[in-house]
The prediction has a mean pLDDT of 75. Bacterial RNase P class A from a Chloroflexota bacterium, 419 nucleotides, folded computationally.
């Protein structure tokens, strides 16, 4: 210098004008102060908080799954182990069990997990043909057909075909047997807190893949959520209490008595009802203390009180697993201590818009210089133009995941060059 890998930070500044939300002050005119994020997002995990439920145990369902540590907790983080990828820095991994059971595997292939399979092929027997050859049922070679409870080494298919190499063996072969290697299981020694690593012995010859397939093993898990929950409480509906009725008249009904053959009539009592008047109470309207009109008078309106509670309001709601800085412990995650700071709280949802200016930086052109010269690099050179992404709190917190224009800083690796 180039290419790469990894960790972290930032996410426009200033001013003016207009406007929004909260809060404080106010002479009620207004003024001061404060006002989104690294993800406020997805709502995927884990908690706090709240209400409900709850003897104990089991089943079901769901989750987690190498080891150690951290944490309030976690599926998170840190460190380590193992496996895979990369020359490397580094990256990726739900990473217990498929030598418990069950199940699954497209296409190709003879055969896909069984005592596996037998297409080609290898081997042997029978028979036939040709050749060696002058002679052949007979010996040898080649080929066809067919048989075999012969074979599984070679070819072929496939992502995968049932350990590898060498030998023994055999008609041909094969873990059939042997040695070594690989891998597995068990036991033991050593190192390590452990996962695990390493060494040795023994074993049977070897055990395919998939468990984010059912399942098995171990561990964990009550439900609903701030529209949780608490408080205050219009209107409507419900309940209690308060007040006063009286007189006349009309018709009907019920009971009893009298009369009558009966219908009925008469009398007395009862029950509510209609109308009128007086009185009282309440509402409306007009006026201003009166008028008018309506309703009511034994419980309706009206008044008052009560309980639940809708709309609505208040709270929950920001001093908290809090932020900054420093020291110490620890490889680190993290923790302890000291010091300092208080920083949005809306409720259909405020945190914005316009203008000016600066601006990291980008593009184009020009100038100058350099070089490995038809292009590159550089300049405390110039001009013009552009110039801010993703997104937006809604109870709070810790994570994960996803989105993100541009810019800045650090660690490391590989390759090249120079000293």
């Nucleotide at each position: 210098c180039a290419a790469g890998u990894u960790g972290g930070c930032u996410g426009g500044g200033u001013g003016a004008u207009c406007g929004c939300a909260g809060u404080c002050c106010u002479u009620c005119g207004g003024g001061g102060c404060u006002g989104a994020g690294g993800a406020a997002a997805g709502u995927c995990c884990g908690c706090a908080c709240u209400c409900c439920a709850c003897a104990g145990g089991g089943c079901a369902c769901g989750g987690u799954g190498c080891c150690g540590g951290c944490u309030a907790a976690c599926a998170g983080c840190c460190g380590g182990g193992c496996g895979g990828g990369g020359u490397g820095a580094c990256c990726c991994g739900a990473c217990g069990g498929c030598a418990a059971g069950u199940g699954c595997a497209a296409c190709a292939g003879a055969g896909a997990g069984g005592u596996a399979u037998a297409u080609u092929g290898c081997u042997g027997a029978a028979c036939c043909a040709g050749g060696g050859u002058g002679u052949a049922u007979u010996c040898c070679c080649u080929g066809a057909u067919c048989c075999a409870u012969g074979c599984g080494a070679g070819g072929g298919u496939g992502a995968a075909a049932c350990g590898g190499u060498g030998g023994u063996g055999u008609a041909a072969g094969a873990g059939a047997c042997c040695a070594c290697c690989g891998g597995c299981a068990g036991c033991g020694g050593c190192a390590g807190u452990a996962a695990u690593g390493u060494c040795g012995c023994u074993g049977g010859c070897c055990a395919g893949g998939c468990a984010a397939a059912c399942c098995c093993c171990a561990c964990c898990g009550g439900g609903a959520g701030c529209a949780a929950g608490a408080c205050c409480a219009a209107g409507c509906a419900g309940g209690g209490c308060g007040a006063a009725a009286c007189a006349g008249u009309c018709a009907a009904c019920c009971u009893g008595a009298g009369u009558g053959a009966a219908a009925g009539c008469u009398c007395a009592g009862g029950c509510g009802g209609g109308c009128u008047g007086u009185a009282c109470g309440g509402g409306g309207c007009g006026g201003c203390u009166c008028g008018u009109u309506c309703c009511g008078u034994c419980a309706g309106a009206c008044g008052u009180c009560c309980g639940g509670g809708u709309a609505g309001g208040u709270u929950g709601c920001g001093u908290g697993a809090g932020g900054g800085c420093g020291u110490c412990a620890g490889c680190a995650a993290u923790g302890a201590c000291g010091u300092u700071c208080c920083a949005a709280g809306a409720u259909a949802g405020a945190u914005g818009a316009u203008c000016a200016u600066c601006g990291a930086u980008c593009u184009u052109c020009c100038c100058c210089g350099g070089c490995a010269u038809c292009g590159c690099c550089g300049g405390c050179g110039g001009a013009a133009g552009g110039g801010g992404a993703c997104a937006g709190a809604a109870u709070g917190c810790g994570g994960c995941u996803u989105a993100c224009a541009g810019g800045c800083c650090g660690g490391c690796u590989u390759g090249g060059u120079a000293a």

Description: It was read from a public genome assembly, where an Rfam model found it. Of the family's consensus pairs, 92% are formed in the model. Rfam family: Bacterial RNase P class A. Rfam classes the family as a ribozyme.